Notes: A computed fold for an 86-nucleotide RNA from Firmicutes bacterium UBA3576, annotated as c-di-GMP-I riboswitch aptamer. The source organism's lineage runs through Bacteria, Bacillati and Bacillota. Its mean pLDDT, the model's own confidence on a scale to 100, is 84. The sequence was found by an Rfam model in a public genome assembly.
[in-house]
RNA sequence: GUUAAGCGUGGGCAAACCCGUCGAAAGGCGGGGGCGCAAAGCCUCGGGUCUACGGCUUGCCAAGCCAUGACGGCCGGGCCGCUACG
Numbered sequence: 001g002u003u004a005a006g007c008g009u010g011g012g013c014a015a016a017c018c019c020g021u022c023g024a025a026a027g028g029c030g031g032g033g034g035c036g037c038a039a040a041g042c043c044u045c046g047g048g049u050c051u052a053c054g055g056c057u058u059g060c061c062a063a064g065c066c067a068u069g070a071c072g073g074c075c076g077g078g079c080c081g082c083u084a085c086g
């Protein structure tokens, strides 16, 4: 350096929930907090799931449909990273 693997050490990330904030919402961000994660690091390329400001349907109310929005801690994929023993 590479490969495989993830036993450890030292560590890393941070669910639910609470507070604040952005957003129509899903959800994001910051602080607290730890359910868990060996890629729970990054990227929407494919699938899936969530939301519907707006648009369409409807005589009206409601309701239904649609992602350009969101989820990388839903799965697959791509890229990158740490490391005991071998």
Base pairs, nucleotide, nucleotide: 003086005083006082012037013036017032018031019030020029021028022027035073041079042078043077045076046075047074048071049070050069054066055065056064057063